[in-house]
RNA sequence: AAGUUAUUAAGAAAGGUGGAGGGAAUAGACCCUAUGAAACCUUAGCAACCCUUUAUUCAUAAAGAAGGUGCUAAAUUCUAUUCGUCAUUGGCGAAGAAGAUAACUC
Numbered sequence: 001a002a003g004u005u006a007u008u009a010a011g012a013a014a015g016g017u018g019g020a021g022g023g024a025a026u027a028g029a030c031c032c033u034a035u036g037a038a039a040c041c042u043u044a045g046c047a048a049c050c051c052u053u054u055a056u057u058c059a060u061a062a063a064g065a066a067g068g069u070g071c072u073a074a075a076u077u078c079u080a081u082u083c084g085u086c087a088u089u090g091g092c093g094a095a096g097a098a099g100a101u102a103a104c105u106c
Base pairs, nucleotide, nucleotide: 002105003104004103005102006101007100008099013043014042015041016040017039021032022031023030026080027079028078029077044072045071046070049068050067051064052063053062054061055060076098081095082094083093084092085091086090
C1' cells in the first nucleotide's frame, strides 16, 4: 500500500511550547480560531476494537480497565450519487460512495 469484517447522531479536557491557520481531499454552505489555529509534550479523562475474568446454549452475555490502539467543538459539521415520499426545486426517510477507527489476512 491492498483486501475482509465490524462500528461510525453516545461519551470524554486542562496545562506547557508554539504563533496562523483549522474542520481528510474537490466544490458549495456553515463553523472554530490572537479570549491563541495546526503541530509537539505532560497530566487527566472517555470508550471498550484487541484484551482480562465469569457464566454458558460455544456463540453470545455480564463485569472489569493492567496493557496495545483510538478518541476528548459541532452527526464523519452538512450537502454531492441512487431510490422513495411530501412538495416545488427545497424538506424528510432509506441505501450507496468516500473517509475515519479497530481486528484479521496478504